A computed fold for a 1487-nucleotide RNA from a freshwater metagenome, annotated as small-subunit ribosomal RNA.
Its mean pLDDT, the model's own confidence on a scale to 100, is 82.
Rfam family: Bacterial small subunit ribosomal RNA.
The RNAcentral record of the sequence draws on SILVA.

[in-house]
RNA sequence: AGAGUUUGAUCCUAGCUCAGGAUGAAUGCUGGCGGCGUGGAUAAGGCAUGCAAGUCGAACGGGUAGCAAUACCAGUGGCAGACGAGGUAGUAAUACAUAGGAAUUCACCCCGAAGUCAGGGAUAACUAGUCGAAAGAUUAGCUAAUACUUGAUAGUACCUACGGGUUAAAGUUUUAACGCUUUGGGAGAAGCCUAUGCAGUAUCAGGUAGUUGGUAGGGUAAUGGCCUACCAAGCCAAUGACGCUUAGGGGACCUGAGAGGGUGACCCCCACCGAUGGAACUGAGACACGGUCCAUACACCUACGGGUGGCCGCAGUCGAGAAUCUUCCGCAAUGGACGCAAGUCUGACGGAGCGACGCCGCGUGAUUGAUGAAGCCCUUCGGGGUGUAAAGAUCUUUUAUUAAGGAGGAAGUUUAUUGACGUUACUUAAUGAAUAAGAGGCUACUAACUCUGUGCCAGCAGUAGCGGUAAUACAGAGGCCUCAAGCAUUAUCCGGAAUUAUUGGGCGUAAAGGGUGUGUAGGCGGUCUAUUUAGUCUUCUGUCAAAGAUCUCGGCUUAACCGAGAGAAGGCAGGGGAAACGGGUAGACUAGAGUGUGCGAGAGGUGAACAGAACUCAUGGUGUAGGAGUGAAAUCCGUUGAUAUCAUGGGGAAUACCAAAUGCGAAGGCAGUUCACUGGCGCACUACUGACGCUGAAACACGAAAGCGUGGGUAGCGAAUGGGAUUAGAUACCCCAGUAGUCCAUGCCCUAAACUUUGUUCUCUAGAUUUGGGAGGAAUCGACCCCUUCCGAGUCGUAGCUAACGCGUUAAGAGAACCGCCUGGGUAGUACGACCGCAAGGUUAAAACUCAAAGGAAUAGACGGGGGCUUGCACAAGCGGUGGAUCAUGUGGCUUAAUUCGUAGGUAAACGAAGAACCUUACCAAGGCUAGAAAUCUAAUUGAAAUCCCUCUGAAAGGAGGGACCCCGCAAGGCAAUUAGACAGGUGAUGCAUGGCCGUCGUCAGUUCGUGGUUUGAAUUGUUCCCUUAAGUGGGGUAACGAACGCAACCCUCGUCGUGUGUUGUAAGUAUCACACGAGACUGCCCUCGCUUUUGUAUUCAAGUUGGAAACUUUUCCAAUUUGGAUUGAAUACAGGAGCGAGGGAGGAAGGCGAGGAUGACGCCAGGUCCGCAUGUCCCUUGACGCCUUGGGCUGCACACGUGAUACAAUGGGUAUGACAGAGGGACGCAAUAUCGUAAGAUGGAGCAAAUCCCAAAACUUACCCCCAGUUCGGAUUGAGGUCUGCAACUCGACCUCAUGAAGCCGGAAUCGCUAGUAAUCGUAGGUCAGCCAUACUACGGUGAAUACGUUCUCAAGCCUUGUACUCACCGCCCGUCACAUCAAGGGAAUUGGGAGUACCCGAAAUUUCAACUCGUUUGAAAUAACGGUAAAUUCAAUGACAGGGAUGAAGUCGUAACAAGGCACGGGUAGCGGAAGCUGUUCGUG
Repeated sequence: AGAGUUUGAUCCUAGCUCAGGAUGAAUGCUGGCGGCGUGGAUAAGGCAUGCAAGUCGAACGGGUAGCAAUACCAGUGGCAGACGAGGUAGUAAUACAUAGGAAUUCACCCCGAAGUCAGGGAUAACUAGUCGAAAGAUUAGCUAAUACUUGAUAGUACCUACGGGUUAAAGUUUUAACGCUUUGGGAGAAGCCUAUGCAGUAUCAGGUAGUUGGUAGGGUAAUGGCCUACCAAGCCAAUGACGCUUAGGGGACCUGAGAGGGUGACCCCCACCGAUGGAACUGAGACACGGUCCAUACACCUACGGGUGGCCGCAGUCGAGAAUCUUCCGCAAUGGACGCAAGUCUGACGGAGCGACGCCGCGUGAUUGAUGAAGCCCUUCGGGGUGUAAAGAUCUUUUAUUAAGGAGGAAGUUUAUUGACGUUACUUAAUGAAUAAGAGGCUACUAACUCUGUGCCAGCAGUAGCGGUAAUACAGAGGCCUCAAGCAUUAUCCGGAAUUAUUGGGCGUAAAGGGUGUGUAGGCGGUCUAUUUAGUCUUCUGUCAAAGAUCUCGGCUUAACCGAGAGAAGGCAGGGGAAACGGGUAGACUAGAGUGUGCGAGAGGUGAACAGAACUCAUGGUGUAGGAGUGAAAUCCGUUGAUAUCAUGGGGAAUACCAAAUGCGAAGGCAGUUCACUGGCGCACUACUGACGCUGAAACACGAAAGCGUGGGUAGCGAAUGGGAUUAGAUACCCCAGUAGUCCAUGCCCUAAACUUUGUUCUCUAGAUUUGGGAGGAAUCGACCCCUUCCGAGUCGUAGCUAACGCGUUAAGAGAACCGCCUGGGUAGUACGACCGCAAGGUUAAAACUCAAAGGAAUAGACGGGGGCUUGCACAAGCGGUGGAUCAUGUGGCUUAAUUCGUAGGUAAACGAAGAACCUUACCAAGGCUAGAAAUCUAAUUGAAAUCCCUCUGAAAGGAGGGACCCCGCAAGGCAAUUAGACAGGUGAUGCAUGGCCGUCGUCAGUUCGUGGUUUGAAUUGUUCCCUUAAGUGGGGUAACGAACGCAACCCUCGUCGUGUGUUGUAAGUAUCACACGAGACUGCCCUCGCUUUUGUAUUCAAGUUGGAAACUUUUCCAAUUUGGAUUGAAUACAGGAGCGAGGGAGGAAGGCGAGGAUGACGCCAGGUCCGCAUGUCCCUUGACGCCUUGGGCUGCACACGUGAUACAAUGGGUAUGACAGAGGGACGCAAUAUCGUAAGAUGGAGCAAAUCCCAAAACUUACCCCCAGUUCGGAUUGAGGUCUGCAACUCGACCUCAUGAAGCCGGAAUCGCUAGUAAUCGUAGGUCAGCCAUACUACGGUGAAUACGUUCUCAAGCCUUGUACUCACCGCCCGUCACAUCAAGGGAAUUGGGAGUACCCGAAAUUUCAACUCGUUUGAAAUAACGGUAAAUUCAAUGACAGGGAUGAAGUCGUAACAAGGCACGGGUAGCGGAAGCUGUUCGUG
């Protein structure tokens, strides 16, 4: 000293959380010793038992024991018991702290003065009775005193009217001595008074009748309404009275850099209390903790008549609680009471015990020890870690244990005696590593990482967050980190938090400027002089107890702890001094402020009158079928005459043009013209006043629209409402109507996005420019233009400020004064209370609960039913198709024992599959095998292994059996089989664990980097802009300069030419042709146009230079600049050069990339594939998810979709005829000629491992027929007979012949391909393959078109820009009702309890007064008065049916309100309406 957390990322604002310290603590785990401290915080709840206050015989009498001395016992008397000890209930001031004061008292103690004479009567104890259970009470009698009492004496005492008057005593004792009375002083103690300080709340604003003061009296130790009587009406309060809530105060303690904040344990001072309430007595002192009386509650005893008690003393007990100790020892020390003293008493105190509750100190060993042991953990299997750690060896003994010694605390007046602690501290010796380590953590914050298990489960968590099969975050283990006899957790306080900001924050958009003004209190205040001094400054004095804190020194071995000394700051009070600032007083001034005079502008306000346009209504005329309205319609109006048009009249509301970034007003707001009344403002002059000023809680006034009351008015518009549309619905948007309202008068309401989201006033700080009002200068014919200045209203901009956006003399800059307001989001501007209002409602204004965010500005993307530009067979222009038919094929669905699996918009569906009859085959049924059908290794056995033959069974596989055969090698061994064991095997799962490969955007032109620049930063610039291109292609410009992956090129094929070679091509030659190597095309050449740049010349202007004149402070004017010399800049025109692009031309086979292919950037879709292959993990492995076999299935058929083939005919079909390719394939092959068969094909086999042989063309040409029809179109389907392949064509092959001859006559909505050798059309070949369901796919050639104006629209893409509440990125986000569950708070009929009072009733003890008599510690009365009761209100809480809202909750319902122009821009106020978000009217804002 900071850190984490809002975002895709950034900066800011803001809250939450963490790291530190502390505690009278508690809890969990653990626990060796000592010292010093500390320990009932809750129930001021209840208490058994013991002890905590007695003492004096030197005051007195008596009793008991004893011979006596003497001891003991109760009583009278004295002193003490008011201290000490405890607690914090009450108390917000009768308390406390600090500083002062006057009207007081005092036992014991100290110092001084004086005195101490003479009498008297009782009483307890005791004795004898009585009553009672007891406690105790009572009658009679005896007696003493330092008990009580009378008289005398009387000053330095007291009272006084100043003459005088009044009050005392006690003795004990042998001495010595102790006492007693009066009085003065002291010490110390106590009472009283004053000032200042002293918690929260204004949702407590008025309180008070002994109240405030006076007079008189009473009372007290003493002042005083302290009390009483009378008189007066005061007194306190926004500087917070009164009320309510909470609370003992201080020294101090904790924290903090400090200022502050929090606390009030232990120790000290003060106050208050003693079961609760009240009261007095005694006394020096009490209204009395261990005294009295009364009342109340509780508890105990009881013979039921009556009594007794008070741990908030020390121990201890119960209860409640998270929680707090021994029923210990001693008066040895210190202190207290009594006593002459000895001494007695002392739970004060001194000590010990218990508790890691805290602080401090010590220890649990030290050195050495590698083969780096074992165990455990990890591992890439090599090793690594624990780890010198252990074991082992050597050593030490703090501590512990044992033994011996052994203090100080002790001081009494001298001797003597006296120690609870304590067989203590301490010292010495002995034994022996011996007696002694844990807790928390290891994702980030925050030091410390791996394995296993688990699988959004179990769980963790202070915050962010972790966990859904590879978890450093859960659990365990190993390792590591931190602290250590402790370590963590919880609770609370301070800090960090500048997060209440005095030090030290803010308010345009994040929370926050009051809607505006006038103005009271208050705060602040111009210049000069004199004087004063409660502020201020300085000095001195007093005080602020001790302890504590700081510093120094010292004592316990050290420290904690303890002792001594020193000292500051600061507070309060008093004395002296100063007079700058501030305040007071007195005087003066004019710069602030105001008045005056003269001009001026204005939608400033109020009232009245008038005007024209438009609208509407009525009447009349003309006129006829429509009008109106919309995206399109309809409701609606109109033949009873609308709309249109003309005329006349009525009515209400609003004022076009001028008009503007204009003006005025405090704000709201204000607009036709004129008049009347009236407020404010600016400029000029400088005559007057002389600080009169600024701000401003409270208060008062004004305050859009909507709304309310009363009375008018109502043309248009128009909430509500009705109707018509739209729609899934449409309580809306659109349309037709239309009430309140809008208007006027008057009275309320008092709120707005009342906004410049920016309070008012004053001062200072660059400019440029526009504009409104005024003045001056200069100029002029002038009012224009120009210059200066004051006051307003705008735009841009410097410094500066700001998180950024932005602000910037009209500040959000630099300063001053005052006011208002803010402190996370939601709940909520809500509830309750109060005030205001007719109501609607307004103002003031919370909490519980809940979340870890909510928010501002800017950035990059993505998106938009935003914009601009550009491209593409994207549209358009064309050609041909699909969708309709039949069939083929694939898919879905259905079916099935199985119809194996995958693929699913584009980017699945003639796709994997370039060939499902068996095989394939993964599916189904059945039958079989089990180390296996195939692989590797080891061991044992065998010798061959293999092969061949036969029999039985079986569908086959397989099973059973028999026979033939009996390995190679010299050896080592090899090979093979069987058995056993390691293992095999899996088209089983996961393509969301993966590799590889592929699809798609897209052959689209994009995607990035380095350095530099900008920015607080994310980022940006580069890559934007202009021209251009197919292209981020190239050029220009440019805070960028370069570069990379893409583009292009390099590669292949074709097109032209050259050269070479020449078989299988040619009859032969050139040549074709084939092969190989080269050439060629690159903006190269010419012309025109456009743009950019550059050079030269010319003209004009400006600056500069030179000369002259005027003037002299700046300066102004004229001339020249062709000269003697030297220039600069801008614009225009012409000529030349360079670069880019467009058009045309020449040459050329080819011309503007010549055509085609291969080649696919960064990336996107968790796209596809685990069934091509590979591969992690999981799963199955003898009734198998493995393997073999037979048969079936993948071909199943109400149906739907995709891709194709063939057609529907005459540009055709048929028959005949005649031509012309390219590219391929061929030996388990292609097969010619020939023969046979109608044909498929068969026989046969020349030739060919192929430029040689074979497979092998069609459309087309020519001739004839068909004549528009379901046909000589079309060929499905079916019947019969055949051919071929193959173990085998039933399910389930292809082909041939004959016969049969279906649908179909060009195809709805919709939709596809193609821009040239392309589409269309015609055949050919190949792969797979025994054959083939191929109409598929991949190639090949033949014939060979049409069209493109163009970019409005559809789709897709690119670039720039804009908005955004989206970033999982619009398939986004998100709002409200309803339904379900939970929670907290408010309302609530009423019920219960507590608090504080008021009125009245009753009235104990006690005190005071009065009265009475029997004169008694008697009786009666009155006043005061606690407790109790009654009544009505008040306040705080608890409970509460019910109803309403709020918050929260993985997957509910209804809609779609907001974010993009969010599909009707949104929002504020107000009013009405509606399931809900919401809609509509009206006014305002731009966010």